Predicted 3D model of a 165-nucleotide RNA (c-di-AMP riboswitch aptamer (ydaO/yuaA leader)) from a Verrucomicrobiota bacterium. NCBI's taxonomy places the organism under Bacteria, Pseudomonadati, Verrucomicrobiota. Model confidence (mean pLDDT): 77 of 100. The sequence was found by an Rfam model in a public genome assembly. Its Rfam family is "c-di-AMP riboswitch aptamer (ydaO/yuaA leader)". Gene Ontology terms of the family: regulation of gene expression and cyclic-di-AMP binding. Rfam's curators write: This family represents a conserved RNA structure found upstream of the ydaO and yuaA genes in Bacillus subtilis and related genes in other bacteria.
RNA sequence: AGUUCUUUGCAGCUUAAUGGUCUGGCGACGCGCCGGACCAACGGGGGAACCGAAUUCUUCGUCCUGCCCCAGUGGGACGAAUCGGGGCGCAUGGCACUGCGAUGCCAGGAGCACUUGGUGGCUCCAGCCCGACAGCUAACCUCGUCAGCACGACACUAAGGGCAA
Numbered sequence: 001a002g003u004u005c006u007u008u009g010c011a012g013c014u015u016a017a018u019g020g021u022c023u024g025g026c027g028a029c030g031c032g033c034c035g036g037a038c039c040a041a042c043g044g045g046g047g048a049a050c051c052g053a054a055u056u057c058u059u060c061g062u063c064c065u066g067c068c069c070c071a072g073u074g075g076g077a078c079g080a081a082u083c084g085g086g087g088c089g090c091a092u093g094g095c096a097c098u099g100c101g102a103u104g105c106c107a108g109g110a111g112c113a114c115u116u117g118g119u120g121g122c123u124c125c126a127g128c129c130c131g132a133c134a135g136c137u138a139a140c141c142u143c144g145u146c147a148g149c150a151c152g153a154c155a156c157u158a159a160g161g162g163c164a165a
Base pairs, nucleotide, nucleotide: 007165008164009163010162012149013148014147018040019039020038021037022036023035024034025033026032027031041145042144043143044142045141046140051135058081059080060079061078062077063076064075065074066073067072084133085130086129087128088127092107093106094105095104096103108125109124110123111122112121114160115159116158117157118156119155120154
C1' cells in the first nucleotide's frame, strides 16, 4: 500500500422534476439567493416502412362561394365550445344508495425512508391538458425539470450494497 473479516455509527420522502460550467444583479460576502446562456442526466409528445386498424356521423358564430332564388343545401376559411377521440399521471372498472353530492363494498392499481424479497399493518386511486385531431414507428422535430410533505419518519425478517471510525 492492497485485500479480507468483525463491531459501531450514519443516510430525508413522493414525483421525470436533478447536477455542473460561465455570467449579470443583490446580500449578512471563504458563501448564499434571483435572472440569463450552455452542457449533462432524467422524463413526455409528435413522427416512415412493416404490422395493425378503419371507412371519416359533433355543436355554435362570422365571412366567402356554388346550386337555388320562398325556403333550403354543398364546399372553404377563421373563431369558440366539448358530447366524439386523444395525452400526462398509480389515480381504473363494477355493484348498492342518493334529487345531486357524499358514502359503503368488491376487483384491480399505487406509496410507506439504502436496494430487493417475504409477512403483517396503514394510506391513496386526484388533478389537469389538446381541441375534431394524432395506432405502432427508425431518422428527425419538439416540450418539461414543477409541486407537495417529513424531522423518526410503519413494524418485523432474509439477503446484498454505500460512507465513516